[in-house]
RNA sequence: GGGGAUGUAGCUCAGUUGGGAGAGCGACGCGUUCGCAACGCGUAGGCCGCCGGUUCAAGUCCGGUCAUCUCCA
Numbered sequence: 001g002g003g004g005a006u007g008u009a010g011c012u013c014a015g016u017u018g019g020g021a022g023a024g025c026g027a028c029g030c031g032u033u034c035g036c037a038a039c040g041c042g043u044a045g046g047c048c049g050c051c052g053g054u055u056c057a058a059g060u061c062c063g064g065u066c067a068u069c070u071c072c073a
Base pairs, nucleotide, nucleotide: 001072002071003070004069005068006067007066010025011024012023013022019056027043028042029041030040031039049065050064051063052062053061
């Protein structure tokens, strides 16, 4: 330098007709317990890497760009 993959909550990841942004773990609160753990219930937590385009509507489609991984040279 060229090809491919990935980027969504603090972490690991789902998300297929383009229309609700989610799960587990973690954090916090409550219940339970003498207390802890476990368990149950609940709450908070997101510019969906960034910029632009298409569309009534984009995490999802298109273009560019950045980062990480990988293959080739």